[in-house]
RNA sequence: CCUGAUAAAGGCAAACUUUUCGAAAGAAAAGGACGCAAAACUACGGGCCUACGUAUUCAGAUACACGGCAGCCGGGUCGUCAAAA
Repeated sequence: CCUGAUAAAGGCAAACUUUUCGAAAGAAAAGGACGCAAAACUACGGGCCUACGUAUUCAGAUACACGGCAGCCGGGUCGUCAAAA
């Protein structure tokens, strides 16, 4: 450096519930564990979600991010341990 085990020390915390912020997606805190060898950080690329607002239709709806998702994939940065290869 690569790799990741019925190893060791630990870490994080899905869904759900409560409260708050938000138009929403979603976020934060507390509880809670489905899982995770980067489930640490980062919105650079792809993808996905929402649409307060704008345009069209003027009924429903459709398109659009300046909003969001890192536990969707990839990239970048930092990081514990060491069995086998």